[in-house]
Molecule: transfer RNA
Organism: Thermoplasmata archaeon
């Protein structure tokens, strides 16, 4: 300085022919148990790095900007 991939919930990740966000685990509350864990029941959760475009609509497309990774000079 150029190129590809990545940036979604506390974490690990789904979600791509644009139509209004989900799994798991976490937590929280109760039952269960001598406890504790495991089990059961409910509950909690984010406006998708940022800012614009473009569309009736953008997580998902387009630019640009900012992090992480990796290759090339």
């Nucleotide at each position: 300085g150029c190129c590809g991939c990545c940036g979604u919930a506390g974490c690990u990740c789904a979600g791509u022919a644009g139509g209004u966000a989900g799994a798991g685990c976490g937590c929280c509350u109760g039952g269960c148990u001598g406890u504790u864990a495991a089990c059961c029941a409910g509950g909690u959760g984010g406006u998708c790095g940022g800012c614009a475009g473009u569309u009736c609509g953008a997580g998902u497309c387009u630019g640009c900007c900012c992090g992480g990774c990796g290759g090339c000079g």